[in-house]
Molecule: Fluoride riboswitch aptamer (crcB RNA motif)
Organism: Gluconobacter aidae
């Protein structure tokens, strides 16, 4: 240095929340503050940003249709559809 194992954390899995579970990603550069340990903050990176048909050389491009508030279970909420009162 690097790769790999175990452990803590923390982010992420086409719309919102919350237990759990499962997956997957995890750096890098600076600045303020303090005598030091350390704090605060900022910029970039990485998991992640549905599907299917057609047009286009080719795109993160243009059209038209399609499914779901879960990665997964239950629950709450929004929206939609029918009954009923």
């Nucleotide at each position: 240095a690097u790769u790999c194992a175990g452990g803590g954390a923390g982010g992420c899995a086409a719309u919102g929340g919350a237990c759990u579970c499962u997956g997957c990603c995890u750096g890098a550069u600076g600045g303020c503050c303090u005598g030091a340990u350390g704090g605060c903050g900022a910029u970039c990176g990485a998991a992640c940003c549905g599907c299917u048909u057609c047009c286009g050389c080719g795109a993160c491009g243009g059209a038209a249709g399609c499914u779901g508030a879960u990665g997964a279970u239950u629950c709450c909420u929004a929206c939609c559809c029918g009954a009923c009162g």